[in-house]
RNA sequence: CAGGUAUAACUUCAAAUGACUCGUAUAAUUUUGGGGAUAUGGCCCAUAAGUUUCUACCGGAUGACCAUCGUAAUUAUCCGACUAUGAGUGAGAGCGCAUCGAGA
Numbered sequence: 001c002a003g004g005u006a007u008a009a010c011u012u013c014a015a016a017u018g019a020c021u022c023g024u025a026u027a028a029u030u031u032u033g034g035g036g037a038u039a040u041g042g043c044c045c046a047u048a049a050g051u052u053u054c055u056a057c058c059g060g061a062u063g064a065c066c067a068u069c070g071u072a073a074u075u076a077u078c079c080g081a082c083u084a085u086g087a088g089u090g091a092g093a094g095c096g097c098a099u100c101g102a103g104a
Base pairs, nucleotide, nucleotide: 002012003011004010019089020088021087022086023085024084025083026056029049030048032046033045034044035043041066042065050057058080059079060078061077062076063075064074
């Protein structure tokens, strides 16, 4: 840390080759091409930009929108990561050991 238990006692178990917090980067964003779904739907693949930056570029909720059902196109807000890098946290008591100083 995790499991059981009553947020307990207690018990089992893991663990620094680890966990957590914060800063920076990026806005988990945008461009283009191909394919796909169709109001019980709104995705998939590739490409490029963005970072003194490797990687990633998604998930969900709510609302809107599409009524020419298509060989079409999405949108707003909110919540939630990973990765790179830097910094930090990581209890107390008791006991033991080492070193330094003072005294005998």